[in-house]
Order: sequence, then C1' cells, then structure tokens
RNA sequence: GCCGCGGUAGCUCAGGGGUAGAGCAGAGGAUUGAAGAUCCUCGUGUCGAUAGUUCGAUUCUAUCUCGCGGCA
Repeated sequence: GCCGCGGUAGCUCAGGGGUAGAGCAGAGGAUUGAAGAUCCUCGUGUCGAUAGUUCGAUUCUAUCUCGCGGCA
C1' cells in the first nucleotide's frame, strides 16, 4: 500500500430503518448481631467522527479515524 472484519453501558457482547438491550460489575432496599449468599428495584449510553439518502439512521452509502487479521 491492497483486502477483510470490527468500534454500541464501567467490562464482555446482542440488536442491521421506527429512536437501544442482555450478562457481569455498580447503586438503593429487604434479610443478618455484622458480613457473605439470596430476593426486590434502578441502565448509568451524543451507538468512533463528518457528510449523504430517508418522513425517520445505531442500522443503508461515502470519506476519515482507531483496533485486529490476511496479502505484498
């Protein structure tokens, strides 16, 4: 340099046009002498950036950027 895959919650990841979820972590409460375990409640997010298409974009398109892999 070229090709492919990926960037979404604190972490690991779903979701691929109608406005975002799970597990773990975390917070509050119940229980306990106190803790742990258990149970109940709560998502904490400009969906990497900028433009375009669309009534509507996390999703589709282009460019850029970062990471991983392959080829040279």